RNA sequence: GCCCACUUAACUCAGUGGUAGAGUGCCGCUUUCACACAGCGGAAGUCAGAGGUUCAAAUCCUCUAGUGGGCA
Numbered sequence: 001g002c003c004c005a006c007u008u009a010a011c012u013c014a015g016u017g018g019u020a021g022a023g024u025g026c027c028g029c030u031u032u033c034a035c036a037c038a039g040c041g042g043a044a045g046u047c048a049g050a051g052g053u054u055c056a057a058a059u060c061c062u063c064u065a066g067u068g069g070g071c072a
Base pairs, nucleotide, nucleotide: 001071002070003069004068005067006066007065010024011023012022013021018055026042027041028040029039030038048064049063050062051061052060
């Protein structure tokens, strides 16, 4: 330099056009003398950024950035 994949909650990841979710973690309550475990509930998101297509975009297209991989 060229090619490919990925970027979604604090972390690990689902979600392939029509209301953004799970597990772990965090906070509260129950339980315990207390802690842990367990149960119940809650908060937390510009879906990397910008533009485009569409009635409607995390999802499709283009560019940019970052991460990883391949070729030279």
The RNA shown here (transfer RNA) has 72 nucleotides and comes from a Pyrinomonadaceae bacterium. Its mean pLDDT, the model's own confidence on a scale to 100, is 84. Rfam family: tRNA. Rfam links the family to the GO term triplet codon-amino acid adaptor activity. The sequence is in RNAcentral, with records from ENA and MGnify. The same sequence occurs in records of 2 taxa.